[in-house]
Overview:
A computed fold for a 75-nucleotide RNA from a Planctomycetales bacterium, annotated as c-di-GMP-I riboswitch aptamer. The sequence was found by an Rfam model in a public genome assembly. Rfam family: c-di-GMP-I riboswitch aptamer. Gene Ontology term of the family: cyclic-di-GMP binding.

RNA sequence: CGUCGAUAAUGGCAAACCGGUCGCGAGGCCGUGACGCAAAGCCAUGGGUCUCUCUGAGAUCGCCAGGCCGCCGAA
Numbered sequence: 001c002g003u004c005g006a007u008a009a010u011g012g013c014a015a016a017c018c019g020g021u022c023g024c025g026a027g028g029c030c031g032u033g034a035c036g037c038a039a040a041g042c043c044a045u046g047g048g049u050c051u052c053u054c055u056g057a058g059a060u061c062g063c064c065a066g067g068c069c070g071c072c073g074a075a
Base pairs, nucleotide, nucleotide: 004073005072012037013036018031019030020029021028022027035062041068042067043066045065046064047063048060049059050058051057052056
């Protein structure tokens, strides 16, 4: 350094419900809250699913795959 992911360590993120807010909507943001997560960090590139004002435009990366970056260091 790479692979890998431990009954290691420091920490991190935050589902659903609820409240507020934005949006036609899927859903997003903030608060609460913790189901879980070794990338549950970022990217909409491919696929899937979802929405609509449907020849198109959007949403979802905590659906799968891929790309980029990243903490630690047992076997």